């Protein structure tokens, strides 16, 4: 320098008119003057909170989520630094960079794992041995052969994958059976807050994989959501069918009494609290369904924040602590535009200069993805151009 790949960072300024929004002061009520006025993603709606209702306030259970460690945070399924495990370059190694994520547990317990294979986790097809035992045959009478019984898992074959690997002893024949190294696994010791880590010790413990298979263990979860929501205004049919309940007790007032009202328990009905239940409130001539009419026009939430910028210092770092300033949309059918000029940055033509890395000046082009509506803090997704970082490869100089 040029090209991959990969992770990030920026993504249009100013002026002039005219026009729109919504504050702030003036104002002779016509209107004047200032200041502001859509992004990194404002998407998707996937997480996670503020906040507002469910009068108030709970427990179980079923269902949902998260799942190495430590630390940031208001929280989070996010950050930020590590560790184990795979990948990838570099390297003879030893180690270094970089990348990755659904990274608790298969000796709790049930499943599954096709074909092949004897067998896929309660193995014996070939095969090795055959002492005790038992059949048969041959014997030169010592035994040998052939089968059964028996033992074996070391050879071999199938397989992704078959009871740890190599080796040596030992055995009827093998076999961690028993020793040497090695790996796995466990205890104990060091070193780390910790997940872990080790040329450390000891110990024959040693038959897979899979949990985004049910499952188990740990930790978390009320619900709904600005179309939530208060509040004024208006307007009326609780009109209509239908469900269930409308009881006792005991006080108190009122009365000649009959009996009427009150407040307390107790039962009962109907309803509210996410699915259940349990509790627990609310109502009781009450409440619920269901259908069916009238009225709907404002003010609020709703933009000063888990806020932005900056200064020291802590911290590897995410980020916390002080210090100083700053105020920046609030629309409700939805404003933030239009024309004009100029710069700025990129890309390109021609001309000068050039220490050859680039400078200067004049022209032409260009701007992706995309549009606030309750905020706010992550993820995800799409983006023309421009810049960093890092790895890898060609090139060319030194």
């Nucleotide at each position: 320098g040029u090209g991959a790949u990969g992770a990030g960072u920026c993504g249009c300024u100013c002026c002039a008119c005219c026009g729109c929004g919504g504050c702030g002061c003036c104002u002779u009520c016509g209107g004047g003057c200032g200041g502001c006025g859509a992004g990194g993603a404002a998407a998707g709606u996937c997480c996670g909170g503020g906040c507002a209702a469910c009068a108030c306030a709970g427990a179980g259970c079923a269902c949902c989520c998260u799942g190495c460690u430590u630390c940031c945070u208001a929280a989070c399924g996010g950050g930020a630094a590590g560790g184990a495990u795979g990948g990838g370059c570099c390297g003879u190694a030893a180690g270094g960079c970089u990348c990755a994520g659904a990274c608790a547990g298969c000796c709790a317990g049930u499943g599954c794992c096709a074909c092949a294979g004897a067998a896929a986790a309660c193995u014996a097809c070939c095969g090795c041995c055959u002492a005790c035992g038992u059949u048969g045959u041959c014997u030169u009478c010592g035994g040998g052969c052939a089968g059964c019984c028996g033992g074996u898992a070391a050879g071999g074959g199938u397989g992704a994958a078959a009871a740890g690997g190599u080796g040596c002893g030992g055995u009827a024949a093998g076999a961690g059976c028993g020793c040497a190294c090695c790996a796995g696994c466990g205890g104990c010791c060091g070193g780390g807050c910790a997940a872990c880590c080790g040329u450390g010790u000891c110990g024959g413990c040693u038959g897979g994989g899979u949990a985004a298979a049910c499952c188990u263990c740990a930790g978390g979860g009320g619900u709904u959501g600005a179309a939530a929501g208060a509040c004024c205004a208006a307007a009326u049919a609780a009109g209509c069918g239908g469900g269930c309940a409308c009881g006792c007790u005991g006080u108190c007032u009122g009365g000649c009494a009959a009996c009427a009202g009150g407040c307390a328990g107790c039962a009962c009905c109907g309803g509210g609290c996410g699915g259940c239940u349990c509790g627990u409130c609310c109502g009781g001539c009450g409440u619920c369904c269901g259908u069916g009419g009238g009225u709907a026009g404002g003010u609020u939430g709703a933009u000063g924040g888990a806020g932005c910028c900056u200064u020291u210092c802590g911290g590897c770092a995410a980020c916390g602590a002080c210090u100083g300033g700053c105020c920046u949309a609030g629309a409700u059918a939805a404003a933030u535009g239009g024309u004009g000029g100029a710069g700025a940055c990129g890309c390109u033509g021609a001309g000068c200069c050039u220490u050859c890395g680039g400078g200067c000046c004049c022209g032409g082009c260009g701007g992706a993805c995309a549009a606030a509506a309750c905020c706010c803090g992550g993820c995800u997704u799409a983006c023309a151009g421009a810049c960093u970082c890092a790895u890898c490869a060609c090139c060319a100089c030194c």